FMN riboswitch aptamer (RFN element) from Agromyces luteolus, 146 nucleotides, folded computationally.
Rfam family: FMN riboswitch aptamer (RFN element). Rfam describes the family as follows. The RFN element is a highly conserved domain that is found frequently in the 5'-untranslated regions of prokaryotic mRNAs that encode for flavin mononucleotide (FMN) biosynthesis and transport proteins. This element is a metabolite-dependent riboswitch that directly binds FMN in the absence of proteins. In Bacillus subtilis, the riboswitch most likely controls gene expression by causing premature transcription termination within the 5' untranslated region of the ribDEAHT operon and precluding access to the ribosome-binding site of ypaA mRNA.The FMN riboswitch structure, reported in present an FMN-bound six-stem junction, adopts a butterfly-like scaffold, stapled together by opposingly directed but nearly identically folded peripheral domains.
RNA sequence: UAACGUGCUCCGGGGUCGGUGCAAGUCCGAACCGGCGGUGAAAGUCCGCGAGCCGCGAGCGCGUGACCAUCCGGUCGCGCGCGGACGGUUGAUCCGGUGGAAUUCCGGAACCGACGGUGAAAGUCCGGAUGGGAGGCAGCACGUGU
Numbered sequence: 001u002a003a004c005g006u007g008c009u010c011c012g013g014g015g016u017c018g019g020u021g022c023a024a025g026u027c028c029g030a031a032c033c034g035g036c037g038g039u040g041a042a043a044g045u046c047c048g049c050g051a052g053c054c055g056c057g058a059g060c061g062c063g064u065g066a067c068c069a070u071c072c073g074g075u076c077g078c079g080c081g082c083g084g085a086c087g088g089u090u091g092a093u094c095c096g097g098u099g100g101a102a103u104u105c106c107g108g109a110a111c112c113g114a115c116g117g118u119g120a121a122a123g124u125c126c127g128g129a130u131g132g133g134a135g136g137c138a139g140c141a142c143g144u145g146u
Base pairs, nucleotide, nucleotide: 003144004143005142006141007140008139009138010136011135016030017029018028019027031124032123033113034112035049036048037047038046044111045110052089053088054087055086056084059082060081061080062079063078064077065076066075067074068073093109094108095107096106097105115127116126117125
């Protein structure tokens, strides 16, 4: 100290003001936010991934019952927990400019945002979640090793 391997850790933003109303961070007017990889050039809206939801689930562990054996143990069933190799579903962009190249930059105008909860309808509040998780020239440890 390049590179590689294994393990662990880390990693998502946003409700402010006014209106209506008994009541709204949920409605109305304005406001605010944008995970990860890719791409001829920088992306919430292109191509994919992740999260959510639905379906299916080999396998593993624990408990328990029946049967066989009765020395170890084995088979089957049930319950609980863990578990992903998989399938489905899952939003939204145009115009102009520059350029060799941009639905990615600049200008303009738009649009989108799981599920459950709530005194009233939620991208922004509360909850599942001290969860899960893509990906990372990120961090640490160990090993191989230039």